[in-house]
């Protein structure tokens, strides 16, 4: 410098153009309990950034930004 992947709550992660964006860890509260653990019940929190296509974008295109693997 070149190709190619990925970027989603505080962690990991579903999502393949239209649903309230999904579970799980944790956190915060409540039940149970003598306390606590552990179980259960609710809830807080998320689509790297900008531009474009579209009637509509976490999804498809561009760019810039980060990480990562090859290649020189």
């Nucleotide at each position: 410098g070149g190709u190619c992947c990925c970027g989603u709550g505080g962690u990991c992660u579903a999502g393949c153009g239209g649903u309230c964006a999904u579970g799980a860890c944790u956190c915060c509260a409540g039940a149970c309990u003598c306390u606590g653990a552990a179980u259960c019940u609710g809830g807080c929190a998320g689509c790297g950034c900008g531009a474009g296509u579209u009637c509509g974008a976490u999804u498809c295109u561009c760019g810039c930004c980060g990480g990562g693997a090859c290649c020189u």
Predicted 3D model of a 72-nucleotide RNA (transfer RNA) from Spirogloea muscicola. The coordinates come from a structure-prediction model, not an experiment, and the mean pLDDT is 81.